[in-house]
RNA sequence: AUCUCAUUCAGACUGGCUGAGGGACUGGCCCUUUGACGCCGGGGCAACCAUCGGGAUGUAUCCUGAAAAGGUGCCAACUCCUGCAGAUAACCUGUUAUCUGGGAAAUGAGGG
Repeated sequence: AUCUCAUUCAGACUGGCUGAGGGACUGGCCCUUUGACGCCGGGGCAACCAUCGGGAUGUAUCCUGAAAAGGUGCCAACUCCUGCAGAUAACCUGUUAUCUGGGAAAUGAGGG
């Protein structure tokens, strides 16, 4: 590289450096010289792993609570919306809206 599982409508910003792009991709729609992206410092959010407790159990694990000093992560917009399939409704009959499932992506944990 890739595979498996879980989660994704909650939450959390400032200073310095730099200087034109950025929001994964498509189409939209946005953010941005009142300084984007990135890097560094400080601050914060959350609670996946790890830690400590309670419960269940088929002993493999599962449920649940606490804490935030450890390993990650995150701090515009629901993962910003969307893409593929289906259902319903409306109308201008191929579009719009809503919903369900899927795909993709991100993060964690594990495998490799």

The prediction has a mean pLDDT of 83. SAM riboswitch aptamer (S box leader) from a Candidatus Sericytochromatia bacterium, 112 nucleotides, folded computationally. Of the family's consensus pairs, 97% are formed in the model. Its Rfam family is "SAM riboswitch aptamer (S box leader)". From the family's description: The SAM riboswitch is found upstream of a number of genes which code for proteins involved in methionine or cysteine biosynthesis in Gram-positive bacteria. Its family is annotated with regulation of gene expression in the Gene Ontology.